RNAcentral holds the sequence, with entries from MGnify. A computed fold for a 388-nucleotide RNA from a zebrafish metagenome, annotated as Bacterial RNase P class A. Rfam family: Bacterial RNase P class A. It is annotated as a ribozyme. The coordinates come from a structure-prediction model, not an experiment, and the mean pLDDT is 77.
Formats: sequence, structure tokens, C1' cells
RNA sequence: ACGGGUGUUCGCUGGGAGCGGGUCGCCGCUCCGAGAGGAAAGUCCGAGCUCCGAAGGCAGAGAUGCAGGCCAACGGCCUGUGGGAGUGAUCCCGAGGACAGUGCAACAGAGAAGAGACCGCCCGCACGCGAUGACCGCAAGGGAGGCGCCUGCGAGCAGAGGGUGAAACGGCGAGGUAAGAGCUCACCGCGUCGCUGGUGACAGCGAUGGCACGGCAAACCCCAUCUGGAGCAAGACACAACAGGAAGCGCAGGGGAGACCCGAAAGGCUGUGCCGGCCGAUGCUUCCGGGUAUGUCGCUGGAGGCCGUCGGCAACGACGGUCCUAGAGGAAUGAACGCCGCGCCCCGCCGGGCAACCGCGCGGGGCGUACAGAACUCGGCUUACAGU
Repeated sequence: ACGGGUGUUCGCUGGGAGCGGGUCGCCGCUCCGAGAGGAAAGUCCGAGCUCCGAAGGCAGAGAUGCAGGCCAACGGCCUGUGGGAGUGAUCCCGAGGACAGUGCAACAGAGAAGAGACCGCCCGCACGCGAUGACCGCAAGGGAGGCGCCUGCGAGCAGAGGGUGAAACGGCGAGGUAAGAGCUCACCGCGUCGCUGGUGACAGCGAUGGCACGGCAAACCCCAUCUGGAGCAAGACACAACAGGAAGCGCAGGGGAGACCCGAAAGGCUGUGCCGGCCGAUGCUUCCGGGUAUGUCGCUGGAGGCCGUCGGCAACGACGGUCCUAGAGGAAUGAACGCCGCGCCCCGCCGGGCAACCGCGCGGGGCGUACAGAACUCGGCUUACAGU
């Protein structure tokens, strides 16, 4: 991207042409050509359109969140940046802020953000044991000192080795130290500054600093941007029909010959609150009861489809040509039969092969052919889908 094709017969809906009938509402016949999707599903976003609202302001509530671009717009799409997964082609992302504040991290663990000493390492002292042993001694024997081990006490280690944990206050190697530690150094990482490249997110290079009071904001929150509401059962027109009752609130005034004008209460004005504005004296609100719910329109020519050229990495845009491709109204777009296509299985023949088996070979038979049905329309997202 496609997701069945085609022939015959009969049938349905709407459009066009012709003929006939008519009670002039409409009905019948013939011919022509049209008639359900990539998702028509979900109703999750965005709009066109309709109505309400002086359509305004503030708050509140909600949505989005790297950069550039596309688009009518979007929470969409394209191309990049950064991060993650993968051998790779590629795929995924919850992508602003943690020094504005609040909060969370069970248990385990010494200790969970300036936290911490369990095991362990080093030093000192004391007791005991072991081996060695200067020296004294004729010999037996005694025996200083240092070494090792056990136990206890004291101090040191921590920006750490082990352990606990989802996560432990940079990593790795060397030096250094009594033993350790960025304590020092090299490299990596991190911060700051500068240069270069890029529209930008950022990247590279250099210098410099022992440097990191961590994580979570799909926690509340802060920052930036955006947002009126309801919806085709929206709404417009025509015809028709009826039956009112009760309660509550309110019922200033002025001008004018008059028509009318100013003003005005209760209350109302399509999410909430406040301000503003408008309507409003035959008023408004609530409850009970009654009538209608019929017909026509909205209803399909579009931010439209297809083809070509040009521009662009692309999404897409411009220009030119061409086409009209459902409008039902309880709901049409179908049914039967046949052939073909596609997929799977079996058998036979032919060819290759030792065999298993293979074949863009041939023939025959059998089975199957997905998800699923417009309801105002369009751009997306998500979900379902036999097979090619």
C1' cells in the first nucleotide's frame, strides 16, 4: 500500500432524461450513470458549521512543555538535539524549573542529605599463650628485647573495603599514610570562563577549579504558552394543538400632545466567583397539571479527490490540468448461481537430489477467504485485522 475481481437473473435508495396516468398530494414504466471504510470503530484531541452570551476585565480551573519547521488548528506530523535499548539496521522518551516554598522515599541498614560506625583496618595499654633468644650460670635453670596470636579497654579511619538497600554524598589507577580519604597527581566525569561551528536545541576545542548540601515535580508547586459555553438530539422555517392552578419575591419616578424616551425592582443573560454591561413593570422564580413532538430544510462542491511540473532532506507548499465519487430517515447500498484470484492441505506426473526434501513446473481434489456497516463534515490519535 492492497485487502477481492467478474458474468447472468431478480431486488432496494437517490440523481438525470423520456413516456403515461392523476383526486395535481403524487404514482407507474423504459433507459443512463451513482450507491458503506482503512479503520465507517473508540468519542480521545483539533476544527468547519449552528445557537447563546455587548462577545469585556480579573481570578479560578484545565491543557501543553528540548529546537527548528508544516498545518485552518491540534495533545498531530516532519527533520534534528539530548538521553535510553540493541552487534546492527532501527526503535523508544514521562525532555522547562529541585538554590521560591511544601512534601515523599516502607523495610533493611551504622547511616537516606552536610547522615553515619555493624563487620573490618591501624596505633597505644593491660592479661594470657606460643616460638625465637642477647645476657647470667660448671650445669640445672633464669632471662631483657623484639615478633605472632587471643581477649578486654582507649583513640584514629570513612569524601572507604565488605555488607544493607531502588538509591549511600563522583569513577578508575598510582602515589602517600600508622592505617585511610581528591590528601596529591594522571585520565574520565562535573562546574565556570573563553574560542569555533550551528537559525537553534546543542556540539567540538582550550583554560581553570578538588569540585557534587543527591533523587522524585506522570508529587503539590513555580515559570512560559494556550483555552467562552453547548452541540446536528446544534439550529431554521411552516403547519397544527392546548387548560390552566397554586405559592413566593417584586411592583420608585420623570419627560412628552402623542408615538415613545430616560430610568428602574425581584430576577435573568450556555461551566465557577467577583467587577462591568445588557434585558426586565401585562414582571420574575418554583411546583402541579395539559397540548404538540408532524412536515421541509440543515444533508453534502469540500481547509475535496486524481494526474503532472517546480520548490523543499521531509512533513508539505505553489502552479497547471481534470473529475463530482452515498445522503438513508427505524434506517437503502442486497440475494442466488457460475467462473477467476489469493492462502492452506492431499494425490499423481516431470525435473534435481544418496536420502530427507526442493521447484516463480503441470494436472486433479478438498477446505477457507480477515477486522468489520456511513447517519453534518473534515485533519489527527488509539484500538481490531486471515493474507499479499